This is a predicted structure of a 72-nucleotide RNA (transfer RNA) from a Deltaproteobacteria bacterium.
It matches the Rfam family "tRNA". By type it is a transfer RNA.
Its mean pLDDT, the model's own confidence on a scale to 100, is 81.
[in-house]
RNA sequence: GCCGCCGUAGCUCAGGGGUAGAGCACUUCCUUGGUAAGGAAGGGGUCGACAGUUCAAAUCUGUCCGGCGGCU
Numbered sequence: 001g002c003c004g005c006c007g008u009a010g011c012u013c014a015g016g017g018g019u020a021g022a023g024c025a026c027u028u029c030c031u032u033g034g035u036a037a038g039g040a041a042g043g044g045g046u047c048g049a050c051a052g053u054u055c056a057a058a059u060c061u062g063u064c065c066g067g068c069g070g071c072u
Base pairs, nucleotide, nucleotide: 001071002070003069004068005067006066007065010024011023012022013021018055026042027041028040029039030038048064049063050062051061052060
């Protein structure tokens, strides 16, 4: 330098056009003689950035940034 894949909650990851979810973690409560176990509720996201397409973009397209891998 060229090619491919990935980037979404604190962490690990779903979701692939119709206003974003799970598990773990965190907060509060319940349960217990007491808890680390069990149960319930809740908070937390400008979906890597900027443009384009669209009535509507996390999702499709382009460029860039970052990570990983391959080729040279």